[in-house]
RNA sequence: UGAGUAAGCCAGACGAUCGCGUGCCGGGUAUACCGGUAUGAGGAAAGUCCGCGCUGCACAGGGCAAGGAUAACAGAUAACGUCUGCCGGGGGCGACCCUAGGAAUAGUGCAACAGAGAUAUACCGCCUGCAUGAAAAUGCAUGGUAAGGGUGGAAAGGCGAGGUAAGAGCUCACCACGCCCCGUGGUAACACGGGGGGUCUGUAAACUCUAUCCGCUGCAACAUCAACAGGGGCAAUGGCCGGCCCGGCCGCUCCGAAAGAUGGCUAGAGGCGUGUGGUGACGCACGUCCCAGAUAGAUGAUCGUCAAAUACAGAACGCGGCUUACAGACUUGCUCACACC
Numbered sequence: 001u002g003a004g005u006a007a008g009c010c011a012g013a014c015g016a017u018c019g020c021g022u023g024c025c026g027g028g029u030a031u032a033c034c035g036g037u038a039u040g041a042g043g044a045a046a047g048u049c050c051g052c053g054c055u056g057c058a059c060a061g062g063g064c065a066a067g068g069a070u071a072a073c074a075g076a077u078a079a080c081g082u083c084u085g086c087c088g089g090g091g092g093c094g095a096c097c098c099u100a101g102g103a104a105u106a107g108u109g110c111a112a113c114a115g116a117g118a119u120a121u122a123c124c125g126c127c128u129g130c131a132u133g134a135a136a137a138u139g140c141a142u143g144g145u146a147a148g149g150g151u152g153g154a155a156a157g158g159c160g161a162g163g164u165a166a167g168a169g170c171u172c173a174c175c176a177c178g179c180c181c182c183g184u185g186g187u188a189a190c191a192c193g194g195g196g197g198g199u200c201u202g203u204a205a206a207c208u209c210u211a212u213c214c215g216c217u218g219c220a221a222c223a224u225c226a227a228c229a230g231g232g233g234c235a236a237u238g239g240c241c242g243g244c245c246c247g248g249c250c251g252c253u254c255c256g257a258a259a260g261a262u263g264g265c266u267a268g269a270g271g272c273g274u275g276u277g278g279u280g281a282c283g284c285a286c287g288u289c290c291c292a293g294a295u296a297g298a299u300g301a302u303c304g305u306c307a308a309a310u311a312c313a314g315a316a317c318g319c320g321g322c323u324u325a326c327a328g329a330c331u332u333g334c335u336c337a338c339a340c341c
Base pairs, nucleotide, nucleotide: 001337002336003335004334005333006332007331008330010328012306013305014304015303016302017301018300020040021039022038023037024036025035026034027033042312046323047322049321050320051319052318053317054218056216057215067214068213069212070211071210073085074084075083076082087101088099089098090097091096102209103208107207108206109203110202111201123149124148125145126144127143128141129140130139131138132137157175158174160172161171162170176199177198179196180195181194182193183192184191185190222263223262224261225260230255231254232253233252238250239249240248241247270289271288272287273286274285275284276283277282
């Protein structure tokens, strides 16, 4: 210098004018209105896919079934299907990246096309026997053979020797891959070494089996107040139907209930800084800060300067993740190639 890889960070700034929501202060009878002042969207506010808080309903406790989710090991966390580290597998020269990664001797299914045959097989070839034939060869066999050819992603582990009529893990050496046992290292998954015994496919993001977990509902939840319409009650209290009782009516009282009011609503598993423990996710201690809260829904517009300002997009109960969208910058670590010292 070029190519790459991983992570972080920003998401226009400043000024002027006008405008909007909310809090506070002042004026005002006032929650109307006016003035001042402070503050006012995101890294994803999104999808609503997980995990929680909160909420109402259901529920004595336990079990089974159904449905759904997850799947090596160790940790982090309030929790998680998230994250970190590590193991196994795969890719890359490398930095690094990807990985739903339990079980195929519980059972069932599937394996297109090609091919004779896809869990089983004899098409060609090889061999044996019989027949015909002088021979070559041809035909026949509920014949043998998976070594060779051919098909395929995959054809009974590879390769060599022995063996055989020809062959075959049939036997043996070596190698490869599972399983079991022992030793060493590691918390563990597992790795390495030794021994034994084996080699009868693949597929579970096919059904299934195993293990673990899971009630439903979402802030238009829900709680309080409450104007109507409509309905109930005379038990209490007052009045009327003038003697009293029963009964009725009104006031009264109860139910009801508006996308009405208020709460829920934003100080929180909170942000930032420093120190410290840990490889890391993250934890702990101290200091400091308060950072939207609308309800038809504010957070905007115009102009100027900076080379340009243009991406995806816009809170609606909150928090932790994941996923998806994204113009243009900036920073750092590392790798490879080339050049120079």